This is a predicted structure of a 160-nucleotide RNA (Bacterial large signal recognition particle RNA) from a Euzebyaceae bacterium. NCBI's taxonomy places the organism under Bacteria, Actinomycetota, Nitriliruptoria, Euzebyales, Euzebyaceae. The sequence was found by an Rfam model in a public genome assembly. It matches the Rfam family "Bacterial large signal recognition particle RNA". From the family's description: The signal recognition particle (SRP) is a universally conserved ribonucleoprotein involved in the co-translational targeting of proteins to membranes. The prediction has a mean pLDDT of 80.
RNA sequence: GAUCCGCCGUGGUUAGCACCGGGCGGGUGGAUGGCGAGGUCCCGCGCGACGCCGCACCGUGAACCUGGUCAGGGCCGGAAGGCAGCAGCCAUAAGCGGCCCGUGGCGGGUGUCGCGGAGCCGCCGCGCCGUCGCCCGUCCGGUGGUGACCACGGCGAAUC
Repeated sequence: GAUCCGCCGUGGUUAGCACCGGGCGGGUGGAUGGCGAGGUCCCGCGCGACGCCGCACCGUGAACCUGGUCAGGGCCGGAAGGCAGCAGCCAUAAGCGGCCCGUGGCGGGUGUCGCGGAGCCGCCGCGCCGUCGCCCGUCCGGUGGUGACCACGGCGAAUC
């Protein structure tokens, strides 16, 4: 001086780990703001249930002052016949009772109801948008330790 091995230090590259920061995407009965249409509340109309009344329907229902038929009896007639007509029976008036259903009217401390309008203070939920938070994934940067590789420097051993 060279080669090789080991160790230490410095720098670089790279892999992975931890922490911090940032970008993008996705998710989220989380929070918040805006917009829109709803419910609750009010008005009107409609429909229904409920209550009341009426009609319809059924039954009952007139000693006589309703009707029909009028036994008996009565009256008129020479006779043939006729007349009025009580009871009974039938039907009904007023009235009374029933009335699942049907129909009309009125009403409201009526309604998981429909339509329209008004209002939008509050409450309740719905849809859309934005911001933030949380979770997941990915990328970038920084710091620190670890590993590998490269370069330089130093030390030690071996060989030439």